[in-house]
Context: one part of a larger RNA
RNA sequence: GGACGAACGCUGGCGGCGUGCCUAACACAUGCAAGUCGAACGAGAUCCAACUUGUGGCAACACUUGUGAAGAUCUAGUGGCGAACGGGUGAGUAACACGUGAGGAACCUACCCCGGAGACCGGGAUAACUGGCCGAAAGGCCAGCUAAUACCGGACGUCCCCAUCGGAUCGCAUGGUCUGAUGUGGAAAUGGAUUCCGCUUUGGGAGGGUCUCGCGGCCUAUCAGCUUGUUGGUGAGGUAAUGGCCUACCAAGGCAUCGACGGGUAGCUGGUCUGAGAGGACGAUCAGCCACACUGGGACUGAGACACGGCCCAGACUCCUACGGGAGGCAGCAGUAGGGAAUCUUGCGCAAUGGGCGAAAGCCUGACGCAGCAACGCCGCGUGGGGGAUGAAGGCCCUAGGGUUGUAAACCCCUUUCAGCAGGGACGAAAAUGACGGUACCUGCAGAAGAAGCCCCGGCCAACUACGUGCCAGCAGCCGCGGUAACACGUAGGGGGCGAGCGUUGUCC
Numbered sequence: 001g002g003a004c005g006a007a008c009g010c011u012g013g014c015g016g017c018g019u020g021c022c023u024a025a026c027a028c029a030u031g032c033a034a035g036u037c038g039a040a041c042g043a044g045a046u047c048c049a050a051c052u053u054g055u056g057g058c059a060a061c062a063c064u065u066g067u068g069a070a071g072a073u074c075u076a077g078u079g080g081c082g083a084a085c086g087g088g089u090g091a092g093u094a095a096c097a098c099g100u101g102a103g104g105a106a107c108c109u110a111c112c113c114c115g116g117a118g119a120c121c122g123g124g125a126u127a128a129c130u131g132g133c134c135g136a137a138a139g140g141c142c143a144g145c146u147a148a149u150a151c152c153g154g155a156c157g158u159c160c161c162c163a164u165c166g167g168a169u170c171g172c173a174u175g176g177u178c179u180g181a182u183g184u185g186g187a188a189a190u191g192g193a194u195u196c197c198g199c200u201u202u203g204g205g206a207g208g209g210u211c212u213c214g215c216g217g218c219c220u221a222u223c224a225g226c227u228u229g230u231u232g233g234u235g236a237g238g239u240a241a242u243g244g245c246c247u248a249c250c251a252a253g254g255c256a257u258c259g260a261c262g263g264g265u266a267g268c269u270g271g272u273c274u275g276a277g278a279g280g281a282c283g284a285u286c287a288g289c290c291a292c293a294c295u296g297g298g299a300c301u302g303a304g305a306c307a308c309g310g311c312c313c314a315g316a317c318u319c320c321u322a323c324g325g326g327a328g329g330c331a332g333c334a335g336u337a338g339g340g341a342a343u344c345u346u347g348c349g350c351a352a353u354g355g356g357c358g359a360a361a362g363c364c365u366g367a368c369g370c371a372g373c374a375a376c377g378c379c380g381c382g383u384g385g386g387g388g389a390u391g392a393a394g395g396c397c398c399u400a401g402g403g404u405u406g407u408a409a410a411c412c413c414c415u416u417u418c419a420g421c422a423g424g425g426a427c428g429a430a431a432a433u434g435a436c437g438g439u440a441c442c443u444g445c446a447g448a449a450g451a452a453g454c455c456c457c458g459g460c461c462a463a464c465u466a467c468g469u470g471c472c473a474g475c476a477g478c479c480g481c482g483g484u485a486a487c488a489c490g491u492a493g494g495g496g497g498c499g500a501g502c503g504u505u506g507u508c509c
Base pairs, nucleotide, nucleotide: 001509002508003507004506006505007504008503009502010501013381014380015379016378017377018376019374020373021339027336028335030334031333032332035081036080037079040078041077043075044074045073046072047071050067051066054063055062056061088292089291090290098216099215100214101213102212103211107209108208109207112205113204114203115202116201117200118199120154121153122152123151129144130143131142132141133140134139158181159180166177185197186196187195188194218264219263220262225255226254227253230252231251232250233249234248235247237245267289268288269287270286271282272281273280274279294315295314296313297312298311317328318327319326320325345371347370348369349368353367354365355364356363357362384414385413386412387411394405395404396403397402418450420445421444422443423442424441428436453498454497455496456495457494458479459478460477464493465492466491467490468489474481475480
């Protein structure tokens, strides 16, 4: 000098764009953050045409009871898809975790795209519901009824695959065996065929994922030896798949001064800061990967998890309780307490972009888009412009003449950015749909009107005098100032620097 997720002191007008718990991965009140599909299914509730009971009335009709087609809306349940994404955090991890480059004759892949084939016949349940019972609650038990794109079975024929997979054979081809699947619903139209959505199976693709290897990136030798599933083989198991991944047996190996093992520290990277570069330091925001979800362990479901807002067990903690027993997990968005030098609103909206479900309408979405707070940062703008000498008054200094503040002010003439008021008023949206927002922007109005501070002035280093103080009070980054004329302390005048900031502290180059 530059930089910062900064903090502190004094000060503070406006706008744009960003950024905002670095500490306690401490504990959390409250609300919201993952649902959706009635075009898979049965039921329940409400509405409703029509019919109907009763009362009143001459009648019209009014009130009322019940049944209730087709249909509409809603609700819990069965079922499907999603919930493994999106969002948060950096605890752990020195590791194939990451970066980069390869490999798979050792692999998986729901939804999506392209192609082939298929759709026949049956069966038994169960939730909801009804009845009964237990419990304070959370919730549970028994009996009965019922549906499906839920579950189970069979077969003609069909289709397909694999090159070692289930078996046999093989170099390929061929042949044989095994396995798997073969439901449905709605809408439109029709005499019907049919079409659309959807289902099963299979080949390929796309995108995604798993695994293996080479190389690369911290400190420490005041850590020198480490290792028994350890290193390798065979068989069996397990996995989507290779493999001591696991197991039985066999062999006795494997690693290490090119640093094994141990200890400390740490998420890695694209990048960021600095520097002429080489390098050094860092890894906030944004983006990619990883890991974690109160702590530890485990599996279930599923294409995918060993699963933040799922389950089970153990632990710590908190809450409810009728004391028998139950409930919970903000490192999601806000917010609270605590810690701390220190870090925001319990806001608006799904209008846009994106995601889930759905045929769609649409619903959900604290992702996201916006607004709010904060000079926290960067950038832009303003706080007026021109004239104006009697060089006014006042202040300060003075050799008492004067000098300086100083064209500065007053005064005269202008202008109106920004802020204010009034009117108009978007793009972002494609037919409709705008949270932002009467916002940006445009026009008009009034009036210099509402808008300047901070640090420094001994040298380094730009800017000097007076008074006070008297080694006191104090200053200080270094050198050093202060003990009676202090340009170094304090105040004032003056001056210098930067300016909505200016200084200080901390850290890095």